THF (Tetrahydrofolate) riboswitch aptamer from a Thermoanaerobacterales bacterium, 105 nucleotides, folded computationally.
The coordinates come from a structure-prediction model, not an experiment, and the mean pLDDT is 86.
The model forms 94% of the base pairs in the Rfam consensus.

RNA sequence: UGCAGAGUAGGUGUCCCGCGUCAAGUGCCGGAGGAUGGGACGUUGCCUCCGGACGAAAAGUCUGGCAUUUGGCCUGACUUGCGGUGGGCCACCGCGUUCGCUGCC
Numbered sequence: 001u002g003c004a005g006a007g008u009a010g011g012u013g014u015c016c017c018g019c020g021u022c023a024a025g026u027g028c029c030g031g032a033g034g035a036u037g038g039g040a041c042g043u044u045g046c047c048u049c050c051g052g053a054c055g056a057a058a059a060g061u062c063u064g065g066c067a068u069u070u071g072g073c074c075u076g077a078c079u080u081g082c083g084g085u086g087g088g089c090c091a092c093c094g095c096g097u098u099c100g101c102u103g104c105c
Stems, first nucleotide, its partner, number of pairs: 002104004010093004015088004019083003028052007038099005058080005064074003
């Protein structure tokens, strides 16, 4: 010098613990900012905030109260669901330029 490798933010999935279902959250658009392999720079990837548009799957049991006209409403608890829902462990996937690190010739 050349070749190869390790390593990020994150992504997907199982499980576990939660939140909402009286609608937050997720997703979308615009704006502002921030952090991102070991160093530097960096976004069409990620995060935060503000504004905007859109938007939902509930059901059962028990309990107390209200009402009661043909069997309804509210509160609390539990169970089962639902939400492109929050977090965690694990598994797999996983930096653009450049320098560095490890290995090989």